The prediction has a mean pLDDT of 82. Glycine riboswitch aptamer from Cucumibacter marinus, 67 nucleotides, folded computationally. The RNAcentral record of the sequence draws on MGnify.

[in-house]
RNA sequence: CGUCUGGAAAGAGGCGCUCUUGAAGCGUCCGCCGAAGGUGUAAUUCUCUCAGGCAAAAAUACAGACG
Numbered sequence: 001c002g003u004c005u006g007g008a009a010a011g012a013g014g015c016g017c018u019c020u021u022g023a024a025g026c027g028u029c030c031g032c033c034g035a036a037g038g039u040g041u042a043a044u045u046c047u048c049u050c051a052g053g054c055a056a057a058a059a060u061a062c063a064g065a066c067g
Base pairs, nucleotide, nucleotide: 001067002066003065004064005063006062011030013029014028015027016026017025018024031054032053033052037050038048040046
């Protein structure tokens, strides 16, 4: 690195528009999470929350097995 398995956190938020009326798309406002990555730190699962994310799903750090 590849395959398989496990794998969290946090509003199905409000308003407006569109429409196929939705858990959707866009804009906006407030609230929140930290386990892709990134910043800072001697270092970290710490820190910041830039990015990402906040029903389920998908995905993610990380762990196990095999090659």